[in-house]
RNA sequence: CGAGUCGGUCGGGUGAUCGCGGCGCUGGCAACAGGGUCGAGGAAAGUCCGGACUCCACAAGGCAGGGUGGUGGGUAACGCCCACCCGGGGUGACCCGCGGGAAAGUGCCACAGAAAACAAACCGCCGGUGCGCGAGUGCCGGUAAGGGUGAAACGGUGGUGUAAGAGACCACCAGCGUUCCGGGUGACCGGAGCGGCUUGGUAAACCCCACCUGGAGCAAGGUCAAGAGGGCGGGAGGCUUCGGCUCCCCACCUGCGCGGACGAGCCGCCUGCUCAAUGUCCGCGGGUAGAUUGCACGAGGCUGUCGGCAACGGCAGUCCUAGAUGGAUGAUCACCACCGCGUCCUCGGUUCGCCGGGGUCGGGGCUCACAGGAUCCGGCUUACAGACCGACUCGUCCC
RNA sequence: GGGGCGGUAGCUCAGCUGGUCAGAGCAGCGGACUCAUAAUCCGUCAGGUCGUCGGUUCGAGCCCGACCCGCCCCACCA
Numbered sequence: 001c002g003a004g005u006c007g008g009u010c011g012g013g014u015g016a017u018c019g020c021g022g023c024g025c026u027g028g029c030a031a032c033a034g035g036g037u038c039g040a041g042g043a044a045a046g047u048c049c050g051g052a053c054u055c056c057a058c059a060a061g062g063c064a065g066g067g068u069g070g071u072g073g074g075u076a077a078c079g080c081c082c083a084c085c086c087g088g089g090g091u092g093a094c095c096c097g098c099g100g101g102a103a104a105g106u107g108c109c110a111c112a113g114a115a116a117a118c119a120a121a122c123c124g125c126c127g128g129u130g131c132g133c134g135a136g137u138g139c140c141g142g143u144a145a146g147g148g149u150g151a152a153a154c155g156g157u158g159g160u161g162u163a164a165g166a167g168a169c170c171a172c173c174a175g176c177g178u179u180c181c182g183g184g185u186g187a188c189c190g191g192a193g194c195g196g197c198u199u200g201g202u203a204a205a206c207c208c209c210a211c212c213u214g215g216a217g218c219a220a221g222g223u224c225a226a227g228a229g230g231g232c233g234g235g236a237g238g239c240u241u242c243g244g245c246u247c248c249c250c251a252c253c254u255g256c257g258c259g260g261a262c263g264a265g266c267c268g269c270c271u272g273c274u275c276a277a278u279g280u281c282c283g284c285g286g287g288u289a290g291a292u293u294g295c296a297c298g299a300g301g302c303u304g305u306c307g308g309c310a311a312c313g314g315c316a317g318u319c320c321u322a323g324a325u326g327g328a329u330g331a332u333c334a335c336c337a338c339c340g341c342g343u344c345c346u347c348g349g350u351u352c353g354c355c356g357g358g359g360u361c362g363g364g365g366c367u368c369a370c371a372g373g374a375u376c377c378g379g380c381u382u383a384c385a386g387a388c389c390g391a392c393u394c395g396u397c398c399c
Numbered sequence: 400g401g402g403g404c405g406g407u408a409g410c411u412c413a414g415c416u417g418g419u420c421a422g423a424g425c426a427g428c429g430g431a432c433u434c435a436u437a438a439u440c441c442g443u444c445a446g447g448u449c450g451u452c453g454g455u456u457c458g459a460g461c462c463c464g465a466c467c468c469g470c471c472c473c474a475c476c477a
Base pairs, nucleotide, nucleotide: 001395002394003393004392005391006390007389008388009387010386012336013335014334015333016332017331018330020039021038022037023036025034026033027032041370045381046380048379049378050377051376052375053217054216055215056214060271061270062269063268065213066212067211068210069209070084071083072082073081074080085099086097087096088095089094100208101207105206106205107202108201109200122147123146124143125142126141127140128139129138130137131136155173156172157171158170159169160168174198176195177194178193179192180191181190182189183188221293222292223291224290229253230252233249234248235247237246238245239244256285257284258283259282260281261280262279263275264274265273266272286476287475288474300319301318302317303316304315305314306313307312338365339364341362342361344359345358346357347356348355349354400473401472402471403470404469405468406467409425410424411423412422418457427443428442429441430440431439450466451465452464453463454462
């Protein structure tokens, strides 16, 4: 210099004017006016996972169903992240893998092919035998070494052996199972021995194994409610036939209307439990499109330090930063920053044609991509104009 | 905001446990009947990237994942 791999940060800043939403302050009886402060993202998105939170009984036991799938760790949890193992790809940095089990069982493997998984002879090879003058050919048997088919054909090479062949036997190699030794927390790796000689693929097919898992969701849920009713608990005055009656108080349930069912809830089933009051469920109809809470301090951000290879964790300091609901963030101008072009000055190099760095002035471009909260958080995935930084690899050249 | 379902020919829909299984009806075209049209009968056409992309598998409409598009449901009784 060229090509490339991985990771991270940003994705405008300041001021003025006008405008929008939330919350305080001042003036005002009020309407309102003035001024202050805060005001979207790396994905706020898709809603694909996991939680917090709320209600159903603070969630019971079992079955069914669903999910995950190398090992170890991180985490509130996860299908996420980190490190390692194994397999595959790349010269390499590095990347990819839904990566348990196919000798537990069942199913399937279309077409082609003789045969698709313990069996098989289409061609070929070989032996016997019949016919034929002969080339050949019929029948019986052996053979999986060769041909051919297929995505896939029952270990590979060489030799012995044989009528021809074959792990039938031998040597080496690959693979499987098992025993022992060594290393590692472990997945696994290395070595030695033994065995039968070789076991097809498919589990994102049923299934088996291990682990996890109750359901619904902020349109969850609560309050704003006078009167009446219900059951339960407490207190005290009175009455009492001593069982209670009456009055008061606190919390709880119902709480728009009508009709139907008798069971309903623990959102599949069984057991078990709870409730049955104006109860529970289902259906139809009416009205409203309310206020407030949930709801903004949290598994929170930043900095330092310590532990750890890392993900991450401990400690200390510091900061507070949106809460709309016909749904608020915008527009204009100026300056800076950014990117080209030209003039002049200066520095370095020069093959005298110029090249590179810095400064100044002038005149332009551009204010950008994807996209916007709706209970919140941790991830994944998808979209994204462009700018910058760091680590590393390969190739070429020079010292 | 939250939850559920679907996408196959011009239209409405099938497609069983993955394999020659990509189909049915209507519509269209041609013919017959009729003076003519409709209805009816006969014949014929469909080449459809099965919403898109990727993966598993020898093989995907079907199984798995991501994305795109369309449809449906929900609140409260103050």

The prediction has a mean pLDDT of 75. Two RNAs folded together computationally: RNase P RNA and transfer RNA, 477 nucleotides in total. It holds a member of the Rfam family "Bacterial RNase P class A".